Notes
The RNA shown here (small-subunit ribosomal RNA) has 1497 nucleotides and comes from a Patescibacteria group bacterium. It matches the Rfam family "Bacterial small subunit ribosomal RNA". The organism belongs to Bacteria candidate phyla, within Bacteria.

RNA sequence: UUUACUAAGAGUUUGAUCCUGGCUCAGGAUGAACGCUGGCGGCGUGUCUAAGGCAUGCAAGUCGAAUGCCCUUCUUCGGAAGGACAUGGCGAACGGGUGAGUAACACAUUGGUAACCUACCUCUGUCACGGAGAUAACCCCGAGAAAUCGGGAAUAAUAUCCGAUAGACUCCUAUCACAUAAGUGUUUAGGAGUAAAAGUCCGCUGGACAGAGAGGGGCCUAUGUCUGAUUAGCUUGUUGGUAAGGUAACUGCUUACCAAGGCUAUGAUCAGUAGCGGGGAUGGAAGUCUGAUCCGCCUCACUGGGACUGAGAUACUGCCCAGACUCCUACGGGAGGCUGCAGUCGAGAAUCUUCCUCAAUGCCCGAAAGGGUGAAGGAGCGACGCCGCGUGCAGGAAGACGCCCCUCGGGGUGUAAACUGCUUUUACAAGGGAAGAAUUUUAGUUUACUGGAAUGACGGUACCUUGAGAAUAAGGACCUCCUAAUUUCGUGCCAGCAGGAGCGGUAAUACGAAAGGUCCAAGCGUUAUCCGGUUUUAUUGGGCGUAAAGCGUCCGCAGACGGUAAAAUAAGUUUUUGGUCAAAUCCCGGGGCCCAACCCCGGAACUGCCAAGAAAACUGUUUUACUAGAGGGUGGGAGAGGUCAGCGGAAUGGCUGGUGUAGGAGUCAAAUCCGUUAAUAUCAGCUAGAACACCAAAGGCGAAGGCAGCUGACUGGAACACACCUGACGUUCAGGGACGAAAGCGUGGGGAGCGAAGCGGAUUAGAUACCCGCGUAGUCCACGCCGUAAACGAUGGAUACUUGACAUUGGUAGUCUCGACCCUAUCAGUGUCGCUCUAACUAAGUUAACACCUUAAGUAUCCCGCCUGGGGAGUACGAGCGCAAGCUUAAAACUCAAAGGAAUAGACGGGGACCCGCACAAGCGGUGGAGCAUGUGGUUUAAUUCGAUAUUAAGCGAGGAACCUCACCAGGACUUGACAUCCUGCCUAUGUUUUCUAUGUAAUGUAGAACUCUUAGUGGCAGUGACAGGUACUGCAUGGUUGUCGUCAGCAUGUGCUGUGAAGUGCACCGUUAAUUCGGGUAACAUGCGUAACCCUCAUCCUGUGUUAUUUUUUCAUAGGAAACUGCUCUGGAUAACAGAGAGGAAGGUGGGGAUGACGUCAAAUCAGCAUGGUCCUUACGUCCUGGGCUACACACGUGCUACAAUGGCCACUACAAUGGGUUGCUAAAUCGUAAGAUGGAGCUAAUCCCAUCAAAGGUGGUCUCAGUUCGGAUUGAGGUCUGCAACUCGACCUCAUGAAGUUGGAAUCGCUAGUAAACGCAGAUCAGCCUCGCUGCGUUGAAUACGUUCUCGGGUCUUGUACUCACCGCCCGUCACGUCAAGGGAGCCGGCAAGACCCAAACCUCCUUGUUCAAGGGGGAAAGGUAGGGUUGGUAACAGGGACGAAGUCGUAACAAGGCAUCCGUAGCGGAAGCUGUGGAUGGAUCACCUCCUUU
Repeated sequence: UUUACUAAGAGUUUGAUCCUGGCUCAGGAUGAACGCUGGCGGCGUGUCUAAGGCAUGCAAGUCGAAUGCCCUUCUUCGGAAGGACAUGGCGAACGGGUGAGUAACACAUUGGUAACCUACCUCUGUCACGGAGAUAACCCCGAGAAAUCGGGAAUAAUAUCCGAUAGACUCCUAUCACAUAAGUGUUUAGGAGUAAAAGUCCGCUGGACAGAGAGGGGCCUAUGUCUGAUUAGCUUGUUGGUAAGGUAACUGCUUACCAAGGCUAUGAUCAGUAGCGGGGAUGGAAGUCUGAUCCGCCUCACUGGGACUGAGAUACUGCCCAGACUCCUACGGGAGGCUGCAGUCGAGAAUCUUCCUCAAUGCCCGAAAGGGUGAAGGAGCGACGCCGCGUGCAGGAAGACGCCCCUCGGGGUGUAAACUGCUUUUACAAGGGAAGAAUUUUAGUUUACUGGAAUGACGGUACCUUGAGAAUAAGGACCUCCUAAUUUCGUGCCAGCAGGAGCGGUAAUACGAAAGGUCCAAGCGUUAUCCGGUUUUAUUGGGCGUAAAGCGUCCGCAGACGGUAAAAUAAGUUUUUGGUCAAAUCCCGGGGCCCAACCCCGGAACUGCCAAGAAAACUGUUUUACUAGAGGGUGGGAGAGGUCAGCGGAAUGGCUGGUGUAGGAGUCAAAUCCGUUAAUAUCAGCUAGAACACCAAAGGCGAAGGCAGCUGACUGGAACACACCUGACGUUCAGGGACGAAAGCGUGGGGAGCGAAGCGGAUUAGAUACCCGCGUAGUCCACGCCGUAAACGAUGGAUACUUGACAUUGGUAGUCUCGACCCUAUCAGUGUCGCUCUAACUAAGUUAACACCUUAAGUAUCCCGCCUGGGGAGUACGAGCGCAAGCUUAAAACUCAAAGGAAUAGACGGGGACCCGCACAAGCGGUGGAGCAUGUGGUUUAAUUCGAUAUUAAGCGAGGAACCUCACCAGGACUUGACAUCCUGCCUAUGUUUUCUAUGUAAUGUAGAACUCUUAGUGGCAGUGACAGGUACUGCAUGGUUGUCGUCAGCAUGUGCUGUGAAGUGCACCGUUAAUUCGGGUAACAUGCGUAACCCUCAUCCUGUGUUAUUUUUUCAUAGGAAACUGCUCUGGAUAACAGAGAGGAAGGUGGGGAUGACGUCAAAUCAGCAUGGUCCUUACGUCCUGGGCUACACACGUGCUACAAUGGCCACUACAAUGGGUUGCUAAAUCGUAAGAUGGAGCUAAUCCCAUCAAAGGUGGUCUCAGUUCGGAUUGAGGUCUGCAACUCGACCUCAUGAAGUUGGAAUCGCUAGUAAACGCAGAUCAGCCUCGCUGCGUUGAAUACGUUCUCGGGUCUUGUACUCACCGCCCGUCACGUCAAGGGAGCCGGCAAGACCCAAACCUCCUUGUUCAAGGGGGAAAGGUAGGGUUGGUAACAGGGACGAAGUCGUAACAAGGCAUCCGUAGCGGAAGCUGUGGAUGGAUCACCUCCUUU
């Protein structure tokens, strides 16, 4: 400079919200594996584990143009061709494999080598002369099982050796030039030393010396390169020097001597892990992870050590030694090394053919032909990956069959299929058939070409053509949300699913199956791992008041950062140029395989490093100055700052003495305790220790902890004024140091009060506590330790900036004054509040919110500390410190999907305020005791049918169980049924109803008799199956209805406003009301459901009408109207709402009563009133019948009646109601019966008649005289009446007789506020009758009391706390018991690793001695091995301790509300356990009062 690409979120904590914070998911990738499935091709790729062991074959040979010799074949006998062995040359150090080791100059990048080497290749220069002795193969002999070895004799060379030559090289001596730290040079002279090889086809190939090049290598340097400090000190050849040795070469590379250095907090040493890079995956990038395939480098070759050869090795398929392992053996000895290609065993979740070829590309040898090559080229196997293709295409029904669903109408699968037409990629068959070939050789000829011949593993493969035929070819996962896609059946917290949330307990879109659908597709899913999402380690790009997080505080070295002006420099910085950053990969543009994957070409890029040049603002460095930071000086003040000494009074305790007498003390109440041996009380005196009232204040001082009577001595710091001195001397601070409440520890004192532990008394279920009485350590002093606290402002330090007001402490100045005070200004501290005409914890800003706000949690800079989900755990191990207690540092396994902060709405509180209610209080009467009635529980029973169970069940369903009812039990019967609909067949006097007889308990069946009525069907009978039927289950599947809070005053919506939001406001507050009733007021304005009113009824009057009432008004009945509204007056009150009083009125402040019950709560009640989903039974859980049962009876509870008596009982006489009911009915008069009742039958379908002259208590008179009675009436006996088919179980009533308990009721508890309570009777429903003393109504008689809201219960509003939201019947802590799991300790036991000491010592190296060579002996070094003791790291373990988890275990109730003793922190003691107590501290404590502060008056 150009081009291209480029950033997504969701689920899950809660009743809901915002935040913090973790967990999980959607994407991409892989040398993968597993499950299901599987047509073809191309290109890649394939032991990640045991660097574990390996059978077999192959992977390095070649040269006869260096040489000796032997054999075979052919022969024209000249020779030619081929092969074996050996000497010799070159190669074998390449190519191929692996990643064990290595944290290092191993690797990468960048430089250096003037400190070096280099065979083959290229170029240049100069040479190759003359001799000599051996030796292998071969032959002979010998040893051995073998491997192999020994002896003798012979021979060649480009093998070996000697001499010559030397222009070149090397060394020595001197010299010249340049240069000097070292040195270099074609300077010159002299001396010494070092060479060679030949072969031949006559073209050539080879040999020696020297120099240069190319390529290859060695060495050195800078920078980069993982984790752990619970590894902090390491090092003796170590660091340097001198000398010598050694190497291709520098060097402690090695040795001797000398010196004592070297490395390290910028992490040495030690431990763990690991080949490094180009690159790969992912990501917007920064980064994070990774190092298979390809390329570069390193490393290793069974394990360890060692050298030889060579240009090159310390040598993968060479040698020597040691060790382990395997094999052969004649037991004497030998052989071997797949981490080359194939292959095998083993290991493992898992990874291929014992293939073809040297045709191509390369490599080695050769002059060449050629030979060799598991390098390589190819093929094979595996969906392991990427890419491409196919499994057909078109038409075809308002839509077949099958399957699925269904509201039974239909819908889906679905143009899908069938069917018709078309095509042939692929697979199959047949025919044709490559490119990859360049070279080599030969002929010709102007040595540049032409012509001929030969060479293909793949492979008869790719490709092309033809043929027939839809023919050969689709699966996997998923379908609650995240996340695309739903229904039915089965199952019933089971079986199972699950990535997270979660699903499953009878209607599962979540399990299993089916149908349908969605997404991918020859693949689809799962698992594992990496990156991403995750700004969840934050450089880009986070935080620390309350969520995790500021060290308890200060001082301070290193480090980091740093005021104003100028000069120099150029390290950082910016820029220009050059070099390098291998290729491949990535990106861009082209090209080649039909396309793509893949491959080829070109470009860009590789953000890095090095070198040279330039700039000078900023940072750095050096220098010179300055005074605003900092420090010093002078001055007068403030202060519970510190240390030491002395002194003081009040109170308390003790002792002595006096006075005085029976109590004191203590508590909710008590007791233990003290006291007649004289306490408590009181007076006087003496003594002891500790703490310092008032002043005193959100006042002062100090770094923090902390500091308080008064005086003195010594001493630290801060503020102010002056602006005199120094001249950046500053800020912060890892490590380090000092101080550091209370408790605790040591030694010695002291000890009044208080007071852990302990003892006793209470309380309690218990009380190891709270309360009480005693009381030891301790609290106090001196000296020394400890080093922690809610050490808190839960807020590190420094500097600067950003509107104000008030108060207060200290200083100074000004004004005024004689001097002050006051006032004003300013500096430093300590506090509170914050604009707005208003007194409200607050502006801008920040914050999740709460809140903070010049004393910041605002805006910025610098430095330090700390955090990264909850638990495990501030624990274990290790280390340091401590006398100990313990402190500091500080994990992991395992486990959970949350833990948490702030705020919101409720609910709750043994929190607060206000208000209401027969809630209490004041009264009246009851219940609880007796007998009986009735209901329930329990028990019993064949059955005692079922339901209702605190308030809100229990005289309830039931307003009426002898049969029926009836659901229960026993027994007997029926099976399309007792009842409904449909179908088929039969029947037309067949039918219906009633009655009677026999049998039978009855139903029913059989047999028979009689009578009446109706009419042709919607009839009857029989059969068949659909179905009927069920008081069977589920009220936790439901409808409907009902109870309760509660006739309480609340509940909700629209719009607006406030808040990020849940939400709030409205509906707070003041006054008032029965009332969210009304008024005032207000960021609210309105509205709805409730309240009230409208409705019914009672009370007054008027009008109309009036039978059956009465006959006169009137009462009464009925229909309509009027009347009451705080309307009027006064008072109070905000003039309002409203309240109080009064007038008038029949009634006065909602006149009395009723009906009417908001949103909702209790899974409240009811499937047995009815209806109903689902389930269950179907010759029975259905239906019919007889009998029994629901009525049982030791007992407990509820609701009632009758009583216990004189306010009464009994007898006689006598008076006054209202509501109601009546034809299968009420039933009169009259008569009979003691009576129940009977006979009787008038009247009445009802204001007419009857129940019913309707009553009773009441009134009058008499009697009883306080007693178990002339009270009370249970129980029982006898005799009757009535209903009914029937009165035994089991009815009511009457008469006579009998005459029980009971003498006013314990704890406790219920109703009622006026025509009420209490007392008295009457009627009705149900009903054949009645267990009715119940229930619902009706009238008669007719009270007492309410000071008041402290307390009990319930409710409403506001407020407060909360860890509750299933909402206090909540939540929740710890021990103990049981089971499972992981980790730590542990007497010990068993390994691994590394290092040092000593012993022994192979090959090999080196030195010495002997020795002509060969060789022998000795010294030193040296792998493995051994000995002893440590270090470090694993495994395992009796046992003991803690931790985590686990539907329903035990003991308590510690915490959350004032949690019932406020909680918590540190520390100490104690206790089954949570915990309790002492001491100091915090508020992260409720409530009330007080003090202070602010504002107003």